This is a predicted structure of a 388-nucleotide RNA (Bacterial RNase P class A) from a soil metagenome. Model confidence (mean pLDDT): 77 of 100.
RNA sequence: AGUUGGCCGGGUGACCGCGUAUCGGACCGUGGCACGACAUGUUCGUGCAACGGUCACGAUCCGAGGAACGUCCGGACUCCACAGGGCACGGUGCUGGGUAACACCCAGUCGGGGCGACCCGCAGGACAGUGCAACAGAGAGCAGACCGCCGAUGGCCCGGUUCGCCGGGCACAGGUAAGGGUGAAACGGUGCGGUAAGAGCGCACCAGCACCCGGGGUGACCCGGGUGGCUCUGCAAACCCCACCGGGAGCAAGGUCGAGCAGGGUGAGGGCGGCCCGUCCGCUGAACCCGGGUAGACCGCAAGAGCCGUCGAGCAAUCGCCGGCCGAGAGGGAUGGUCACCCAGGGCGGUUCAUCCGCCUGGACAGAAUCCGGCGUACAGGCCGACU
Numbered sequence: 001a002g003u004u005g006g007c008c009g010g011g012u013g014a015c016c017g018c019g020u021a022u023c024g025g026a027c028c029g030u031g032g033c034a035c036g037a038c039a040u041g042u043u044c045g046u047g048c049a050a051c052g053g054u055c056a057c058g059a060u061c062c063g064a065g066g067a068a069c070g071u072c073c074g075g076a077c078u079c080c081a082c083a084g085g086g087c088a089c090g091g092u093g094c095u096g097g098g099u100a101a102c103a104c105c106c107a108g109u110c111g112g113g114g115c116g117a118c119c120c121g122c123a124g125g126a127c128a129g130u131g132c133a134a135c136a137g138a139g140a141g142c143a144g145a146c147c148g149c150c151g152a153u154g155g156c157c158c159g160g161u162u163c164g165c166c167g168g169g170c171a172c173a174g175g176u177a178a179g180g181g182u183g184a185a186a187c188g189g190u191g192c193g194g195u196a197a198g199a200g201c202g203c204a205c206c207a208g209c210a211c212c213c214g215g216g217g218u219g220a221c222c223c224g225g226g227u228g229g230c231u232c233u234g235c236a237a238a239c240c241c242c243a244c245c246g247g248g249a250g251c252a253a254g255g256u257c258g259a260g261c262a263g264g265g266u267g268a269g270g271g272c273g274g275c276c277c278g279u280c281c282g283c284u285g286a287a288c289c290c291g292g293g294u295a296g297a298c299c300g301c302a303a304g305a306g307c308c309g310u311c312g313a314g315c316a317a318u319c320g321c322c323g324g325c326c327g328a329g330a331g332g333g334a335u336g337g338u339c340a341c342c343c344a345g346g347g348c349g350g351u352u353c354a355u356c357c358g359c360c361u362g363g364a365c366a367g368a369a370u371c372c373g374g375c376g377u378a379c380a381g382g383c384c385g386a387c388u
Base pairs, nucleotide, nucleotide: 001388002387003386004385005384006383007382008381010342011341012340013339014338015337016336018063019062021060022059023058024057025055026054027053028052029051030050032048033047034046035045036044037043038041065365069376070375072374073373074372075371076370077250078249079248080247089246090245091244092243093242094108095107096106097105098104109123110121111120112119113118124241125240129239130238131235132234133233146180147179148176149175150174153173154172155170156169157168158167159166160165188206189205190204191203192202193201207231209228210227211226212225213224214223215222216221254299255298256297257296263290264289265288266287270284271283272282273281274280275278306325307324308323309322311320312319313318343363345361346360347359348358349357350356
């Protein structure tokens, strides 16, 4: 100068404030017991303990996070649905392992980046089929010829001729894909031969592809050898194919209790009405019973895939044995504020530096709401380890 792993993320005290729980206090209600009164009762008053409820009351205990966040994945739990199979839709996608599960984690393989420590990767299939490849460029998917190169072959012109042809020129037809140029990509690379010029046209080596053999590895894959035609683009984060996985809704899930009001049943006593005038019928109706759902209360809901430690298995993620611990639970939603001292950090001064001293400043991101495992994102400042 960098790379990487882990951890902390203010502390103590005082005062005030907030919330849950427990205990106490005060008040209210219910029935009970005791005592007293006289109007001797289904009465009134006082007291006691119990149960239930309320609180501007008192005391005690406890009271956010590494991300409580985003709600992006995966589960637990709950209710609903569900013969079996297929289709559709969605997700995942190298290998092995871990896990309740995952798109997560660990260890590897391959590819890419970096001098390196190390980092990054939606990393199956492009001979199943369909499709796309902008711009530029001559040509972009059984490709193509703009500038070039060539004149073998055909053609034209000139000269020669033994009339069979020969030599020279042009570049019209034609040949070519070396070189230039375009592009993300131009149908292997280098060299030698070859040719009119060229070209896997031939050969050697290299790269790549297909197939075969041997060895290593659980596997992805790696190492070595051989044969072949000489070369066969990319995109699947386009449709698609293949393999595997996936019912839906979510704690406002869901469950228990349940006022008041409406509704239904039985129906005393009195009153009213009817007639066939009764031990009748109907209406009204105290009281009691039933009662879906609502308000409301409680459960779900805080002991769990929990945390800490020793030991053991494993490279690791992780797992196992044993021991110990209990750590928020609201429902307009608490967890805060002030002061003092200390601890990091910053600034100024006393000193020339270190040290020491004084003063000032000063601590981020954020915040539970059924609970877990991940991922992603935010974060002042600090500590420890390993490595280049």
The RNAcentral record of the sequence draws on MGnify.